RNA sequence: GCACGGGAGAGUCUUCGCGCCGCGCGUUCUCGGGCGGUAGCGGAGCGCCGAAGGGGCAACCCCUCCCCGGAACCUCUCAGGCGCCCAGGACCGUGC
Numbered sequence: 001g002c003a004c005g006g007g008a009g010a011g012u013c014u015u016c017g018c019g020c021c022g023c024g025c026g027u028u029c030u031c032g033g034g035c036g037g038u039a040g041c042g043g044a045g046c047g048c049c050g051a052a053g054g055g056g057c058a059a060c061c062c063c064u065c066c067c068c069g070g071a072a073c074c075u076c077u078c079a080g081g082c083g084c085c086c087a088g089g090a091c092c093g094u095g096c
Stems, first nucleotide, its partner, number of pairs: 001096006011046001013045006019038005025032002047082003053078001054076003060070002
C1' cells in the first nucleotide's frame, strides 16, 4: 500500500423555492390563486461535531548542547460532517 471485518460524535432546528398528495373558492372552460401535509431535491440562516485532509502549540524523539528536523485521537474548526439509510471515517484485527 491492497483486500476483508469492526469503527464514534453532532439538528428528525428555522425559512424559501421546486415537486407530490389532500381540501375549498372563482371561472368567460380551461386557467387562477389560497390552506394544510410531506418520505423527495436544491438554496439560505443559526446551532453543533471532530476520527479523512489541513493549521497551531507541544509531551516526546534526534543531537554533547543549541539550532534544524519529526511528532498527538491535544487544540483550531479552513475544509469536511450533523434524523434513518447510503457515503466518508482516525484507529484496531486478519491475510498478502
This is a predicted structure of a 96-nucleotide RNA (Glycine riboswitch aptamer) from uncultured Nocardioides sp.
RNAcentral holds the sequence, with entries from MGnify.
Taxonomically the source falls in Nocardioides (Bacteria, Actinomycetota, Propionibacteriales, Nocardioidaceae).
It matches the Rfam family "Glycine riboswitch aptamer". Its family is annotated with glycine biosynthetic process in the Gene Ontology.